[in-house]
Molecule: transfer RNA
Organism: Hymenobacter aranciens
RNA sequence: ACACAGGUAGCUCAGUUGGUAGAGCGGCGGUCUCCAAAGCCGUUGGUCGUAGGUUCGAAUCCUGCCCUGUGUGCCA
Numbered sequence: 001a002c003a004c005a006g007g008u009a010g011c012u013c014a015g016u017u018g019g020u021a022g023a024g025c026g027g028c029g030g031u032c033u034c035c036a037a038a039g040c041c042g043u044u045g046g047u048c049g050u051a052g053g054u055u056c057g058a059a060u061c062c063u064g065c066c067c068u069g070u071g072u073g074c075c076a
Stems, first nucleotide, its partner, number of pairs: 001072007010025004019056001026044006049065005
């Protein structure tokens, strides 16, 4: 430099056809317990990498850029 894969909650990841963004873990509160853990109940949490475009409507389609990974290559 090129190609491919990826970037969604604090972490790990879903999200089929464009139609109100989800799960598990975690955090917080409660319950239980002598206390704690576990379990159970409730609750919390999002500029969907970024800037634009298309559209009535974009996490999803298109373009530029940034970041991560893998592969190939170039210089030295």